[in-house]
Context: one part of a larger RNA
RNA sequence: CCCUGGCUAAGGAACUCGGCAAAAUGGCCCCGUAACUUCGGGAGAAGGGGUGCCCACGCUGGUGAAGGCCCUUAGCGGCUGGAGCUGGCGUGGGUUGCAGGGAAUCGGCGGUGGCGACUGUUUACCAAAAACACAGGACUCUGCGAAGUCGUAAGACGACGUAUAGGGUCUGACGCCUGCCCGGUGCCGGAAGGUGAAGGGUCCGGGUUAGGGGGCGUAGGCCUCCGAAGCUCGGACUUGAAGCCCCGGUAAACGGCGGCCGUAACUAUAACGGUCCUAAGGUAGCGAAAUUCCUUGUCGGGUAAGUUCCGACCUGCAUGAAUGGCGUAACGACUGCCGCACUGUCUCGGCCAGGGUCCCA
Numbered sequence: 001c002c003c004u005g006g007c008u009a010a011g012g013a014a015c016u017c018g019g020c021a022a023a024a025u026g027g028c029c030c031c032g033u034a035a036c037u038u039c040g041g042g043a044g045a046a047g048g049g050g051u052g053c054c055c056a057c058g059c060u061g062g063u064g065a066a067g068g069c070c071c072u073u074a075g076c077g078g079c080u081g082g083a084g085c086u087g088g089c090g091u092g093g094g095u096u097g098c099a100g101g102g103a104a105u106c107g108g109c110g111g112u113g114g115c116g117a118c119u120g121u122u123u124a125c126c127a128a129a130a131a132c133a134c135a136g137g138a139c140u141c142u143g144c145g146a147a148g149u150c151g152u153a154a155g156a157c158g159a160c161g162u163a164u165a166g167g168g169u170c171u172g173a174c175g176c177c178u179g180c181c182c183g184g185u186g187c188c189g190g191a192a193g194g195u196g197a198a199g200g201g202u203c204c205g206g207g208u209u210a211g212g213g214g215g216c217g218u219a220g221g222c223c224u225c226c227g228a229a230g231c232u233c234g235g236a237c238u239u240g241a242a243g244c245c246c247c248g249g250u251a252a253a254c255g256g257c258g259g260c261c262g263u264a265a266c267u268a269u270a271a272c273g274g275u276c277c278u279a280a281g282g283u284a285g286c287g288a289a290a291u292u293c294c295u296u297g298u299c300g301g302g303u304a305a306g307u308u309c310c311g312a313c314c315u316g317c318a319u320g321a322a323u324g325g326c327g328u329a330a331c332g333a334c335u336g337c338c339g340c341a342c343u344g345u346c347u348c349g350g351c352c353a354g355g356g357u358c359c360c361a
Base pairs, nucleotide, nucleotide: 001356002355003354004353005352006351007350008349010347011346014345019342027051028050029049030048031047036041038173052095053094054093055092056091057090058089059088060087061086062085063084067080068079069078070077071075096100108340109339110338111337112336113335114334115332116331120132121131136171137170138169139168140167141166142165148157149156150155174327175326176325177324179257180256181255184254185253186250187249188248189247190246193245194244195243199239200238201237202236203235204234205233206232207231208230211226212225213224214223215222216221258276259275260274261273262272285319286316297313298312299311300310301309
């Protein structure tokens, strides 16, 4: 010096990102317990008191001797009886140590925010959470050989279920609510028109040539022109479903929810007006917020002093309603702030014990 423990004057969080760690609290009995609340809770709230041993007494439970009584049965019988022993609770008195839940086990508490309703679940080996799940809500698909899923298929799950069922997606107890936009994208419906593939039909053209015409040649044959069917190459017209275009619907579908200028008898502000654009221009609620850049916004509270915290204001860089909005008792090894208690966290160190490190053998 390191590790694990014990003690520490005065102070008591001044430590630190943060009371991390430690200390403190602690069992049982009694008294007594606030706001708030979904009336269950909050509660072990908080805050107090008691606690050993001995004696006496009271109450109460267990066991139940001797004795007494009874008998169609004389018994290891029934009834009565209460001694003795013993468990528990209480009252009074006494006694004792520094200390009585004498060791050990064994809640620290309160106030106020954020998030998530809750119990649960999770990154096996750095994250336990405000993430996931969750009851509850909503939309949507599915009529049964269901939809959906696995499989090439057979087949299977769904389900030996049948719309109060099953699948998918979003939201996430509960309370109060959930505005406007269907122009874009998606989905659903429509089928008149436009477009519209393969395929079918009709026709046209090119290639090939059985054959035919012409020329030359004695002949074999050569040159040239036309050319059916078939095969083949190409084209036009016609027919041709869905889809797309088109017409509607739909936002608890994906999503979106404006700008400029002026105006009131101080000033300021603008209920009001004008104008441009849009599919429609953000309602309620909340708001410097897990969202606020400017920003340590401004005011108030708390402190001697507060970039954090709480309450307000609203100028919302860039809140906002099931990508849910705002509240909410209870709950949380979550997270912010404050206080009480308590302490070696600290001022600021010191002492002690055990085990290491180090040196020698």
Molecule: large-subunit ribosomal RNA, domain IV
Organism: Thermodesulfatator indicus DSM 15286